[in-house]
RNA sequence: UUACAUAUUUGGCAAACUUACUGAAAGGUAGGGACGCAAAGCUAUGGGUCUAAGGACAUUUGGUCUAUGAUUGCCAGGUUUCCCUU
Numbered sequence: 001u002u003a004c005a006u007a008u009u010u011g012g013c014a015a016a017c018u019u020a021c022u023g024a025a026a027g028g029u030a031g032g033g034a035c036g037c038a039a040a041g042c043u044a045u046g047g048g049u050c051u052a053a054g055g056a057c058a059u060u061u062g063g064u065c066u067a068u069g070a071u072u073g074c075c076a077g078g079u080u081u082c083c084c085u086u
Stems, first nucleotide, its partner, number of pairs: 005085001012037002017032006035073001041079003045076003048071003054066004
């Protein structure tokens, strides 16, 4: 110096729920709140999942399909990374 693993200090993030705003929806942002997290930092690249405004089909007013929408706190990949001990 690099990699892996264990324990710890300081600090960090923030699920459910809730309020406001936003969005067609899924969801997002901010405040409250902590279930958890050593990458629960960043990245939609691959898979998965959610939504279906628009579009297409169909034909009875509701149905089916579709991502160009969303999710990194679903998994994998890429990339960066704090303190301390062995």

c-di-GMP-I riboswitch aptamer from Pelosinus sp., 86 nucleotides, folded computationally. The same sequence occurs in records of 2 taxa. Taxonomically the source falls in Pelosinus (Bacteria, Bacillati, Bacillota, Selenomonadales). The RNAcentral record of the sequence draws on Rfam and Ribocentre.